[in-house]
A computed fold for a 1430-nucleotide RNA from an uncultured prokaryote, annotated as small-subunit ribosomal RNA. Rfam family: Bacterial small subunit ribosomal RNA. Gene Ontology terms of the family: structural constituent of ribosome and ribosome.

RNA sequence: ACGAACACUGGCUGCGUGGAUUAGGCAUGCAAGUCGAACGAGAACGUUCUCUUCGGAGAACUAGUACAGUGGCGAACGGGUGAGUAACGGGUGGAAAACCUGCCCUUCAAUGGGGGAUAACAGUUCUAACGAGCUGCUAAUACCGCAUACGACCUCCGAACUGCAUGGUUUGGAUGAAAGGUGGCGACCUCUUCGGAGAGCUGCCGUUGAAGGAUGGUUCCGCCUCCCAUUAGCUUGUUGGUGGGGUAAUGGCCUACCAAGGCGACGAUGGGUAGCCGGCCUGAGAGGGUGUCCGGCCACACUGGGACUGAGAUACGGCCCAGACUCCUACGGGAGGCAGCAGUCGAGAAGCUUCGGCAAUGGGCGAAAGCCUGACCGAGCGACGCCGCGUGAACGAAGAAGGUCCUUUGGGCGUAAACUCCUGUCACGUAGUGAGAACAUUACGGGGUUAAUAUCCUCGUGACUGACAAGCUGCAUGAAUAAGCACCGGCUAACUCUGUGCCAGCAGCCGCGGUAAUACAGAGGUGGCUAGCGUUGUUCGGAAUCACUGGGCAUAAAGGGGGUGUAGGCGGCGCGAAAAGUCAGGUGUGAAAUCCCUCGGCUCACCCGAGGAACUGCGCCUGAAACUAUCGUGCUCGAGUGUAGGAGGGGAGAGUGGAACUCCUGGUGGAGCGGUGAAAUGCGUAGAGAUCAGGAGGAACGCCGGUGGCGAAAGCGACUCUCUGGCCUAUUACUGACGCUGAGGCCCGAAAGCUAGGGGAGCAAACAGGAUUAGAUACCCUGGUAGUCCUAGCCGUAAACGAUGGGCACUAAGUAGAGGGGAUUCCGAUAUUCUCUCUGCCGGAGCUAAUGCAUUAAGUGCCCCGCCUGGGGAGUAUGGUCGCAAGGCUGAAACUCAAAGGAAUUGACGGGGGCUCACACAAGCGGUGGAGCAUGUUGUUUAAUUCGAUUCAACGCGAAGAACCUUACCUGGGCUUGACAUGCUUGGAUUAGCCCUAUGAAAGUAGGGUGACGCCUCUUUGAGGUGGAACUUGCACAGGUGUUGCAUGGCUGUCGUCAGCUCGUGUCGUGAGAUGUUGGGUUAAGUCCCAUAACGAGCGAAACCCUUGUCCUUAGUUGCCAGCGGGUAAUGCCGGGGACUCUAGGGAGACCGCCGUUGAUAAAACGGAGGAAGGUGGGGAUGACGUCAAGUCAUCAUGGCCCUUAUGUCCAGGGCUACACACGUGCCACAAUGGUCGGUACAAAGGGAAGCAAGACCGAGAGGUGGAGCAAAUCCCAAAAAGCCGGCCUCAGUUCGGAUUGAGGGCUGCAAUUCGCCCUCAUGAAGUCGGAAUCGCUAGUACUCGCGGAUCAGCAACGCCGCGGGGAAUAUGUUCCUGAGCCUUGUACACACCGCCCGUCAAGCCACGAGAACUGGUAGUACCCGAAGU
Repeated sequence: ACGAACACUGGCUGCGUGGAUUAGGCAUGCAAGUCGAACGAGAACGUUCUCUUCGGAGAACUAGUACAGUGGCGAACGGGUGAGUAACGGGUGGAAAACCUGCCCUUCAAUGGGGGAUAACAGUUCUAACGAGCUGCUAAUACCGCAUACGACCUCCGAACUGCAUGGUUUGGAUGAAAGGUGGCGACCUCUUCGGAGAGCUGCCGUUGAAGGAUGGUUCCGCCUCCCAUUAGCUUGUUGGUGGGGUAAUGGCCUACCAAGGCGACGAUGGGUAGCCGGCCUGAGAGGGUGUCCGGCCACACUGGGACUGAGAUACGGCCCAGACUCCUACGGGAGGCAGCAGUCGAGAAGCUUCGGCAAUGGGCGAAAGCCUGACCGAGCGACGCCGCGUGAACGAAGAAGGUCCUUUGGGCGUAAACUCCUGUCACGUAGUGAGAACAUUACGGGGUUAAUAUCCUCGUGACUGACAAGCUGCAUGAAUAAGCACCGGCUAACUCUGUGCCAGCAGCCGCGGUAAUACAGAGGUGGCUAGCGUUGUUCGGAAUCACUGGGCAUAAAGGGGGUGUAGGCGGCGCGAAAAGUCAGGUGUGAAAUCCCUCGGCUCACCCGAGGAACUGCGCCUGAAACUAUCGUGCUCGAGUGUAGGAGGGGAGAGUGGAACUCCUGGUGGAGCGGUGAAAUGCGUAGAGAUCAGGAGGAACGCCGGUGGCGAAAGCGACUCUCUGGCCUAUUACUGACGCUGAGGCCCGAAAGCUAGGGGAGCAAACAGGAUUAGAUACCCUGGUAGUCCUAGCCGUAAACGAUGGGCACUAAGUAGAGGGGAUUCCGAUAUUCUCUCUGCCGGAGCUAAUGCAUUAAGUGCCCCGCCUGGGGAGUAUGGUCGCAAGGCUGAAACUCAAAGGAAUUGACGGGGGCUCACACAAGCGGUGGAGCAUGUUGUUUAAUUCGAUUCAACGCGAAGAACCUUACCUGGGCUUGACAUGCUUGGAUUAGCCCUAUGAAAGUAGGGUGACGCCUCUUUGAGGUGGAACUUGCACAGGUGUUGCAUGGCUGUCGUCAGCUCGUGUCGUGAGAUGUUGGGUUAAGUCCCAUAACGAGCGAAACCCUUGUCCUUAGUUGCCAGCGGGUAAUGCCGGGGACUCUAGGGAGACCGCCGUUGAUAAAACGGAGGAAGGUGGGGAUGACGUCAAGUCAUCAUGGCCCUUAUGUCCAGGGCUACACACGUGCCACAAUGGUCGGUACAAAGGGAAGCAAGACCGAGAGGUGGAGCAAAUCCCAAAAAGCCGGCCUCAGUUCGGAUUGAGGGCUGCAAUUCGCCCUCAUGAAGUCGGAAUCGCUAGUACUCGCGGAUCAGCAACGCCGCGGGGAAUAUGUUCCUGAGCCUUGUACACACCGCCCGUCAAGCCACGAGAACUGGUAGUACCCGAAGU
């Protein structure tokens, strides 16, 4: 934007527009008639009058009317549709000296005189109908002769002149016509029924001939006019000629004969599709799409064929024939044609009234009145479109109610409403006015024409004509009659709540939805448009995404494998000509409408009118001559030829050679050979392998050998000969543009493959065997056939690659190689330099998306060819063509996806590389895995075994204490404002509290008694009123270890105490990004140094902090005791002391500081001295950016959801302690480096009041009695143990080991059965050092020994957190395992290798191909039958 359709909704004018599909079928009505002034004949109904037998009859009017007929004109216009048509059909411009033209106009002339019929009609016959026949009568402007005729005709016979051909002009003969009708006048003439008629004169309308015009048509020509080459050849009346025919007219239009032509890559022929144009839509334009309405042309009229009539038709509402269909029928036969206007059925997503009128405009007929007109004018229907108007306007709250949202303060709908006042469009009603109407006609009057008061023309006045009905005005009523649709994630203007929970659904693209959805659905609100609004469809645009304007082809799709050359395209330097292209001016045309501008008419606008411009085109005339083409004439620089040289694996043929290999023969020799990661198959005592000699055979040509050479490419490598192509240099003698490219064509074209014949050493698809492997139709090994080789012939493809077509010209440097030539040095070698050709590297400008290319261009230009247009399907199918085949060339679509792809970036990853680190490995020490027990977990069981944690980074974890409690679980019994908080409210002194009873396992339930406090009043024993707390009633609410750690906060684990992670500015890059942070060293370290387009900075590392190791100083109790004194059986016990130890405050000390060596004069490393300590002294705390949707809703907090006489809460009992198994973490062992008995020595760090508890006594012991001392450097726990000294045991299931079980005790606690710890006696299990595998540790460490603490009534603690005593071994090193850091590389990965991804298959579905066969259509050829008709 639309001739639209669909959903929802819908107030009104105006102007437009409306069967796009079935050119499917049609009921009904209407759409073409008219003329009596061409002709003949001629009613009826009805009215009046007369007669009447009352049945009727006659006359007049009706009326020369109607119907029908002859005749004329019209019916060929107007109206419809777009089936056919790719065509002179259409558009545009020309031609007709090759033509026609009714009605109309102009001019000239004529209209004389005759004839015979026929319809109507009448009679009659046939037929169902339609209709037809026969006999008879009659008219004409119907028909037919005759006469006349110039200009007509040119058919026929002649003559003259002339043009560009056919021809044209003039002229003499022959030939060719007609029709009357109707008015007026009325002197003369004829007839008369005396009315009149005829003749005559005259007007008008006709008729005939001719010429011209106008209009309309016909024919021809140039140019333009869709797709397919998977349509490449077509054609016999075909192409041309001559004669003839035919036509209005040219022409193979037709025919006879003759010739053999004609068309085609500039696309013939064939196939598909389509009416064409002015225009319309879109677009900046160029273009692209389209052809509805309006206008021009064409074609068609049920389908096909045919002619007639006519000025005109091969005729929409005419005829004939054939066919299909429908209808009628008496079955014999007939009728019909809506693609006219309405209307109907059908199919379809889909398109209207069976309306009014000829009032206007136009058409037909007519002298006219007039008649006809579904053309047309109007109305109706449809929001189908465009334009306009309205649904009210003003005022009205810091802003009503309601619904809605919210952070609960409030916001927003919102001046919106109500309210007050105003207006009165539109619609409805009513009254008036009123354009479209002016012609024509008619009446009267004037003028003109005329003989004329006929006619005719003209003017004026009056009369007559409206289907539809706009517009305007007045009145009345009263905001009255009138708002919806879609959207709200981004694109794209506009956001919240609720519901839903990958469901339901949305979606134009991206994409939303898996419990907090601005994306689904509803609501509120916002934004948009508005009588419409959305959706769907189609076209153009954006799309420079077919690129003329205006694209590309190294890697994204795209250079043909290479050459040669045809057509074609393009083409060097001068001079001249002409003027095809080109340019300028003029002129004709380019219909109107449309578009644009100006003005005007409807109130505006849409719409309409007038004028202008424009219509970018085509023709003609005149001119210009630069450029292109053409013609003519020259030139030499392009191209080629000659001459003199040169290099070369260029090609073909013939011959020759050596090394190696295999085989054969013989000799020597005697056990293996061969092969592999390791083996085996294989060969070998029938003599292999090894070695020597001889022979045979085939293939390939080492070294030279080189990003060196040659060739168009494929390709070419021993040597010699013959034949042969191309290239380079020098010279400048010759030709004179001879050139470049190249669709088709032709030729060449690796390897493999094919055909035929040879050949066959080695190698080697297929194949066989052996290995490998889960398998191994592979990689490895042993064999081995086609083939590889030659000759002849096919094939015609490759990552045929520089993934880069050919040619010419131009555009910085540097460097290397190959082949020539010149100059200079006397010559030569050599050197320097210049130059031509070829082959490479690097690099600037420029180009490129980047990578990169860069005088060998992918730069800058010109010319020519090939090719591309998203991925898959697919280089497939089909057709054609080539091939012996394999297959090649050409080469789609359906369907499907929203990507496929290029280059580069950052990460991650690699059974990639480099460097480096870590108890990572290695070297060591000790364990785990086997046994018993403890403890945690899985699983199972259970009424419940509460929940969480699950690789490292869950599993002696949350839990630093499950008998009740804890406790969250189960069973049972209870409570319901609740065990707990806050607020409001009821009650009332019966209340709270206390006591008691019943019941109960308890909780609780039921009941009884007693009974307060403050204030006020009163009859102050006491009663009444009132109030707060408590209690109680009810309501809000409480409560939840219910759910979501994937809604969260906080906290934590892990990579990892690994050395990393970033920023600012600058620079580089189109950008993502890079640089810095890389590099050379060094470090534990992104630690430091140096270099450096980077310079700086931050978070981390380090340091600062705590502790420990040495010293100094200060202080000296509860600690200490050297010296002095006192005292004891003994003891810092006492007086004293501060020296020491120690305690705890403050300082010092360590920094590669010093020396040496190495190193880059650096950073630093190594060694040494000194020192308590040496290279961060040891240990701790400290954890970057981030990762794992890691862990935790059961610590706590918290959003959403859920429960509310229960998922809340109370109580009793049970459970968390179960037990066939399995795993993790530990303890104790298996013994003599030990066990056991006796004696004896030395710590540190802690704890203690509902506590630690000494001495003493009792007990064999656990423990008990009792209680001094101690809130602690004072007292207590408290005995340290390993150790040391001595005795026994003597290698065994033991004097090892202690599980298990029995008995008896102790302690804690309301309670020890499920289910505690301890003691004594007895019992005395497994176990004799542990498979695969696996863990920890680098020094005061591992290992070993004991001590303490938290939790705690007690304890299942062998756990955890600390403390000290004794106290090792090993590290050559970084190949490997694990993890980590940096650099680099590849990548199709980016939820990032636990990635990505390939193929087959099951079931179902979709599309295309093939398919035995079946079927429709179209075209051609041959022959046969053949309607109407010319």